Annotation:
A computed fold for a 112-nucleotide RNA from a mouse gut metagenome, annotated as THF (Tetrahydrofolate) riboswitch aptamer. The RNAcentral record of the sequence draws on MGnify. Of the family's consensus pairs, 82% are formed in the model.
[in-house]
RNA sequence: GCAGAGUAGAAUCACGUGCGUCAAGUGCCUUGUGAACAGGGAGUUGUCACAGGGACGAAAAAACAGAAUGUUUCCCAUCCUGUUUUGCGGUACGGGGUUCGCAUCCCGCUGC
Numbered sequence: 001g002c003a004g005a006g007u008a009g010a011a012u013c014a015c016g017u018g019c020g021u022c023a024a025g026u027g028c029c030u031u032g033u034g035a036a037c038a039g040g041g042a043g044u045u046g047u048c049a050c051a052g053g054g055a056c057g058a059a060a061a062a063a064c065a066g067a068a069u070g071u072u073u074c075c076c077a078u079c080c081u082g083u084u085u086u087g088c089g090g091u092a093c094g095g096g097g098u099u100c101g102c103a104u105c106c107c108g109c110u111g112c
């Protein structure tokens, strides 16, 4: 001098267990605080977390059981609650597969 390795993490896929479906969550904008960023140092206008504010905004259905109301009663109807199932949600967490992977700068490491 040339080439390369390695982290946190990110994206995505299926699986498992939940949450919501009476709308929380997710996604978007904004303000503040904090944190992390390969073995060492520095580190952003990038990343993440938390808190506040703002705009937008959704897919339900079936079965069973029970209560209430209507009906003189039954049947039946309406409505509510619970459980289960099938869905739905840019849903949460978990381990797994695949891909990507220091913003950047200096030093170090491996090979030539």
Base pairs, nucleotide, nucleotide: 001112002111003110004109009100010099011098012097013096015094016093017092018091019089020088021087028054029053030052031051032050033049034048035047039107040106041105042104060086061085062084063083064082065081066080068078069077070076